[in-house]
Context: one part of a larger RNA
Formats: sequence, structure tokens, C1' cells
RNA sequence: GAGUUAACGCUGGCGGCGUGCCUAACACAUGCAAGUCGAACGAGAUUCCCAGGUUCGUAUCGGGAGUCUAGUGGCAGACGGGUGAGUAACACGUAAACAACCUGCCCUCAAAAGGGGGAUAACCUGACGAAAGUCGGACUAAUACCCCGUAUAAUACUCUUAUCUCAUGAUGAGAAUAUGAAAGGCCCGCAAGGGUCGAUUGAGGAGGGGUUUGCGGCCUAUCAGCUAGUUGGCGGUGUAACGGACCACCAAGGCAAUGACGGGUAGCCGAUCUAAAAGGAUGACCGGCCACAAGGGCACUGAGACACGGGCCCUACUCCUACGGGAGGCAGCAGUGGGGAAUUUUGGACAAUGGACGAAAGUCUGAUCCAGCGACGCCGCGUGAAGGACGAAGGUUUUCGGAUCGUAAACUUCUUUUGCAGGGGACGAAAGCGGGCAACCGUUUGACGGUACUCUGCGAAUAAGCCACGGCUAACUACGUGCCAGCAGCCGCGGUAAUACGUAGGUGGCGAGCGUUACUC
Repeated sequence: GAGUUAACGCUGGCGGCGUGCCUAACACAUGCAAGUCGAACGAGAUUCCCAGGUUCGUAUCGGGAGUCUAGUGGCAGACGGGUGAGUAACACGUAAACAACCUGCCCUCAAAAGGGGGAUAACCUGACGAAAGUCGGACUAAUACCCCGUAUAAUACUCUUAUCUCAUGAUGAGAAUAUGAAAGGCCCGCAAGGGUCGAUUGAGGAGGGGUUUGCGGCCUAUCAGCUAGUUGGCGGUGUAACGGACCACCAAGGCAAUGACGGGUAGCCGAUCUAAAAGGAUGACCGGCCACAAGGGCACUGAGACACGGGCCCUACUCCUACGGGAGGCAGCAGUGGGGAAUUUUGGACAAUGGACGAAAGUCUGAUCCAGCGACGCCGCGUGAAGGACGAAGGUUUUCGGAUCGUAAACUUCUUUUGCAGGGGACGAAAGCGGGCAACCGUUUGACGGUACUCUGCGAAUAAGCCACGGCUAACUACGUGCCAGCAGCCGCGGUAAUACGUAGGUGGCGAGCGUUACUC
């Protein structure tokens, strides 16, 4: 000098864009943050209409249309959001490998969808319990569950054969055996049938994931030896898949001064800061990957989890209790206490973008978009402009002549950024929906926000501080003090004329900031 997720002191007009618990991965009151589908299903509630009925009012029953939803069922809850505790590791980065792998939704292609069955929740009912909840009886449906049939393609195994490679082998063709499918809903139609969304099998794609390997990036030798599933083999188990990943048996190996093992520290990277570069330092915000979800362990479901707002167990803590037993997990968004030098609102909206579900309308979305608070940062603007000497008054100083603050003020003329008041007032919004053969036509939707912007009026009106002035280092005098009080980054000032302390005047620097402290280069 540059920089900062900064803090502190003094001061503080506005706007735009960013950014805001670095400490206790400390504990959390309250609200919200993951639902959706009635076009899968039975049932219930409710509104309207029709018919029968008729006591002319409705109730009940039957049919139709709509709305709502506890339950069964499907998809989603593995994304999105948070944090950085752990981790020195194939965690990350980069370059490769898989002849050792998986893949819901989406896209393309091919084939096929025949028949049957038994339950169960809801509802009703009985019982237990303070509650959380649980158990039993009887009934019922499905795109829930199960069985049979078909299936050249597929998988497994065996055999034959061709081609190829990279060692195990791979691919193609053929034969035999075994295994294995499905579901319907809605719309049009009198029906036949058609359309659409789904369901099944197989092949391929896209995107996503899994595994393995080379190389790379911290400190420590006051850590020198470490290792028994250890290193390898054979056979198995397990997995989507390779593998001591696990198991039985066999062998005695494997790593290490090119630093094994141990200890300390740490999420990694794209990048960021600095520097001419080399390098050094950092890893806030934004993006990619990883890990974690009170501490520890475990599996279930599923295409995908060993699952932040799912489950089970143990532990610690908090809460409820009728003492028998239960409930909970903000490192989601706000917010509270605590810690700390220090870090915001218990805000608005789904209008846009994106996501989940749905045929759609739409619902949900603390993702997101916005607003609020903080000079925390960067950038922009303003606090007026021109004229104005009697160099006014006043302050300071003085050698008492003067000098200086100083064109500074007053005063005159002007302007109105900003401000205040009053009018107008957005872009971001075309998707969607309706109509139409189509071209196209019609129509709905804005949190921000009556904001930005714009027009008119008023009036210099509403707006300047902070630090320094001995040298380094731009900027000096007076008074007070008298090695005192104090200053100080270094050198050093202060003991009676202190340009170094304190105050004042003046001056210098920066300016809505200025200084100090901390840290990095």
C1' cells in the first nucleotide's frame, strides 16, 4: 500500500447492488418449512335437481349433478433447504478403467394384456387404558394381494459353432432343460368401436449413481519400527457388482527413512486476497463434490436411504402422567435463552423461476422472488452555484504598525439534484383457459407496489464530520502544565519559554465517513 463475513470510538443526508453467529455440531417456547391424486377404491358428510309418494309442508326411500374427506391404494417424502462436527481418506481435484455393476420418472423401438380367487382397513360393534394408543367380533372394494394360462424376446445352466479381444473372456447363431407378466380409470359413441392416461415383458438411449486405479495438495522423528483378517492362495457366503468385504482351510507373508506406525491440525475443489511474477495466505457469499442430522448402533420400505422434519434399541437431557406408562429432537425459515468484541424480522407472496402430485383446473412449496433491520462492504448523488472588499463584526496573534481566519460571511442574482406537497403511474405476463380445421380471436393472473419512473408547485430551503500537524509524514503558533498530568507505531517527548502532554486559533489529509484494534499478502 492492498484486502476483510470484521469489531470498537466519534460522527451520520439519500439511493442502487451485495452481504450479515467466524464463538456453544450449546439448549430450545411458539408458528410455519412435504405433500398431492375422488379420472385407482369402497364408504361417509353436504348442496341442488328429477321422479314416485302425498296430509300439498317436509322427512325417508330411488335416480342424477356438484363439493368436501378420515381410510385402503399410487407417486413424492433419498430432491429442494441447513451445517462443517467428524474425516489426512480414492474424502477431494485431475486423468483413466469396469470382459466386475445398478438405474424410478423421461424418450425411441418391438411384443403382448386371457381366466380365476381369498382377504383387509374404513364403517358397525365389544373390551382395556389417565393418556399415547391397543386388542377382539362381524361386513366390504380396488390400479391393494394371490393363483392358473400364454410369452420366439429375457435370465440361469449345459452343449455345438463362427468372429474378436486385453488374461479371466466378450459377441453372434443354433439345440435341450428350468424360471418368469399385466390393471384398469376417464372421454366420445345406442352399440360395434375409437381416443387418452396408465399397467406388463424385452431391446436401446438420455440423465443419475456404484466400484477400482495413476498422479496431486498440512505439520511433527522430542513418533522408528508397524501388522494375525494381518499379506497371499483355494473353496464358499454375501452384494447390483469386484474384493479378506465376511467365513472355513492352507502358506508366511505385507508396509517402512521416497517416512510406515503414532501424535497434532483440517471438510476438499472451482476460486478469493496479495504480489510485476514466482510465490505466500485463505476456502465467507456463489457453484461442484463429500460428510453429518441430540451422542451411538441397527435394519425395514424402496429404482434410490441405512433416511434432518420415517422406524427400532441404548445413552444423556427436556416435558406430560391418574406413577402403570408415554412424548420430543431448529446444523430448515423466523424467533428465544446462553456464549461472545460481534452478526437481522416470530414480515409478504406463490405474481415470476424451479420442484412434488394431478388428465387438467389446481393444491403444496420459509426452495425462490420480494420487503424489513445494520454505513457491514462497493458504487453513485447531495449538503448549493455565480457575483461580492468597507478586506465588516468577531476570534486568534502581534514587534501594537499590522497579520490571519477571508470571497469566507453579510448582501445581490440564480438553480432545485435532494426534500416536502399534489396529479399520472409501470416493465417484469405469457404461459394457462375458452373458441376455431388452421391462421388466429377472446379472456384471466403482480407479492414487490401506488414502488420505480414521470409532470406540476414550494423554498437555499432538510443534510459534515473524523484524524493528524517533532522526524519517518502533508500540515505551526499562543496559552496551561512543569520527569507532574500525560503522549508513544519506531526513534523518543515532558525536570518553567514543550511546533511531541492538554486547550484554543490556524493548517494538512480523507470525507458520509474518519480513526483505532485484529488478521493476510
The part of an RNA shown here (small-subunit ribosomal RNA, 5' domain) has 521 nucleotides and comes from an uncultured Elusimicrobia bacterium. The coordinates come from a structure-prediction model, not an experiment, and the mean pLDDT is 84. Its Rfam family is "Bacterial small subunit ribosomal RNA".